Description: Predicted 3D model of a 78-nucleotide RNA (c-di-GMP-I riboswitch aptamer) from a Deltaproteobacteria bacterium. The coordinates come from a structure-prediction model, not an experiment, and the mean pLDDT is 82. It was read from a public genome assembly, where an Rfam model found it. It matches the Rfam family "c-di-GMP-I riboswitch aptamer". Gene Ontology term of the family: cyclic-di-GMP binding.
RNA sequence: AUUUGAUAAAGCCAAACCAACCGUAAGGAUGGGGCGGAAAGCCGUGGAUCUUUAUUUAAAGAUAGCCGGGCUGCCAAA
Repeated sequence: AUUUGAUAAAGCCAAACCAACCGUAAGGAUGGGGCGGAAAGCCGUGGAUCUUUAUUUAAAGAUAGCCGGGCUGCCAAA
């Protein structure tokens, strides 16, 4: 450096749901919680889905734990 690995170790993240806050909404973040995850770390780059406004077929936004892609990274084995 490359490949493989949640049935290793040390760790990490945190689904649904609940409380309260923000947002028209999708949804976000905080506390609890723990379904799961070898990148469930970061990036809206290509699709996809969802929300709002329109009805010209467009604009704005959301989902990175929807699938590709890009960047970075712990440990073990070969």